[in-house]
RNA sequence: GGCUCUGUAGCUCAGUCGGUAGAGCAGAGGACUGAAAAUCCUCGUGUCGAUGGUUCGAUUCCAUUCGGAGCCA
Repeated sequence: GGCUCUGUAGCUCAGUCGGUAGAGCAGAGGACUGAAAAUCCUCGUGUCGAUGGUUCGAUUCCAUUCGGAGCCA
């Protein structure tokens, strides 16, 4: 330098063909207990890495760009 994959909640990750985003863990509040642990109930305002484009509408498609991993040279 070229190519491929990847970036979504504090962390690990879903999100099928564009219709306005979710799970587990962690965290907060409550119940239970003499108190705690465990257990149960409730709780998410994430500009979906950034910028622009297409579209009535973009996490999803296109272009550029930034970070990470790998392959080739």